[in-house]
């Protein structure tokens, strides 16, 4: 000197997930702020197929098979292959994110978990959550904008 790793400070991202105060402080409790879910009136919604009746009606009524549904998140959706039929791989996509802001470009993501037959919307009201993960020597151009210092 270069190249690889790994730790702390700062500071930087993604996300609601950040920030104050007390305490008996390897935890424990409030608060604010941010965030989810449950829950009126009105609105909305009340599945599919087949058979029989009634009837102007494709409307009502009976039977009989078949299929649950929801939440949080950007995470949907299609096309092809495989398959031990639960899934898995590749290619695309609504759709999100980073590059202080925009627009050009450029570089990714397009997952998981949950609750348990149950919940539409929703005003008092109720009941929670504040984890996690990651990056740091690099940086494409132009435009906007005008903090804070002195």
């Nucleotide at each position: 000197c270069g190249u690889g790793g790994a730790g702390a400070c700062g500071c930087g991202c993604c996300c609601a997930a950040u920030c104050c105060c007390c305490g008996g402080u390897g935890c424990g409790g409030g608060g604010a702020a941010c965030c989810g879910g449950g829950g009126a009136c009105c609105c909305g919604c009340c599945g599919a197929c087949g058979g029989c009746g009634c009837c102007c009606g494709u409307g009502c009524g009976c039977c009989g098979u078949c299929c649950g549904g929801g939440g949080u998140g950007a995470g949907u959706c299609c096309g092809a292959g495989c398959u031990c039929c639960g899934g898995c791989u590749c290619g695309g996509u609504a759709g999100g994110g980073c590059u202080g802001c925009u627009c050009c470009g450029g570089c990714c993501c397009g997952a998981a978990c949950c609750c348990g037959u149950c919940a539409g919307c929703u005003a008092a009201c109720c009941c929670g959550g504040u984890a996690g993960g990651c990056g740091u020597c690099g940086a494409u151009g132009a435009g906007a904008g005008g903090a804070g210092c002195c």